The RNA shown here (TPP riboswitch aptamer (THI element)) has 109 nucleotides and comes from a Bacteroidota bacterium. Model confidence (mean pLDDT): 75 of 100. Its Rfam family is "TPP riboswitch aptamer (THI element)". Rfam links the family to the GO term thiamine pyrophosphate binding. It was read from a public genome assembly, where an Rfam model found it. The model forms 95% of the base pairs in the Rfam consensus.
RNA sequence: AAAAGUCUUUAGGGGUGUCCCGAUCAGCCUUUAUUGGAUCGGGACUGAGAUGAUACCCUCUGAACCUGAACAGGAUCAUGCCUGCGAAGGGAAAAGCAAGAUACCCUCC
Numbered sequence: 001a002a003a004a005g006u007c008u009u010u011a012g013g014g015g016u017g018u019c020c021c022g023a024u025c026a027g028c029c030u031u032u033a034u035u036g037g038a039u040c041g042g043g044a045c046u047g048a049g050a051u052g053a054u055a056c057c058c059u060c061u062g063a064a065c066c067u068g069a070a071c072a073g074g075a076u077c078a079u080g081c082c083u084g085c086g087a088a089g090g091g092a093a094a095a096g097c098a099a100g101a102u103a104c105c106c107u108c109c
Base pairs, nucleotide, nucleotide: 007096008095009094010093011059012058013057014056017045018044019043020042021041022040023039024038028037029036065090066089067088071084072083073082074081
C1' cells in the first nucleotide's frame, strides 16, 4: 500500500468421524485360537477443527452444534464424503475508554 474478515475484551456454547498397515494381549469383553473388539504407534480421506486443545468454530443478524437419524438418493476401500431433509424443531451474550495483558512502585497477609 492492497485485499479480506467488522474488530477488541470478558463470559459462554460445540465437535472430534472413516479407512489401511504394524505392534501388544497388562486390564475389560469376546473367540477353538496371541481371534477380534480394544490398546499403542504410523499413514490415508473430508474438514476451520478428527484431542499437540492455552487450538479451532460458533454465540440470537444464531446452518457452530444437537434432534429427526441406525434417515433418503448418489459416490467411495470406507465414513455423519456429497446432495437432500432444511429457514424443519432446538441451540450459547454482555460491554466498548470499556475490558484485559505486561512492567514497576506502595500497602497488607